This is a predicted structure of an 82-nucleotide RNA (transfer RNA) from an uncultured Atopobiaceae bacterium.
Rfam family: tRNA. Rfam classes the family as a transfer RNA.
RNA sequence: GGGGGCGUGGCGGAACUGGCAGACGCAGGGGACUUAAAAUCCUCCGCCUUACGGCUUGCGGGUUCGAACCCCGCCGCCCCUA
Numbered sequence: 001g002g003g004g005g006c007g008u009g010g011c012g013g014a015a016c017u018g019g020c021a022g023a024c025g026c027a028g029g030g031g032a033c034u035u036a037a038a039a040u041c042c043u044c045c046g047c048c049u050u051a052c053g054g055c056u057u058g059c060g061g062g063u064u065c066g067a068a069c070c071c072c073g074c075c076g077c078c079c080c081u082a
Base pairs, nucleotide, nucleotide: 001081002080003079004078005077006076007075010026011025012024019065028044029043030042031041032040046055047054048053058074059073060072061071062070
């Protein structure tokens, strides 16, 4: 240089054919139970905003009524090849 794969909350990791983004688990906050703790159970848990509301799938654009998913460019990582 050429080819292929991957990038989603703090972390791991789903989302099948374009139709509720973040299921499920870990970590964390609050509560119950306990003399106290561990375990267990309940509940909350992306970002901005006082709120209303807005934004968010590596970044930037495009297609579409609608994009994590399709197309183009770029960045990063991994594999193959010369």
The sequence was found in a public genome assembly. Model confidence (mean pLDDT): 81 of 100.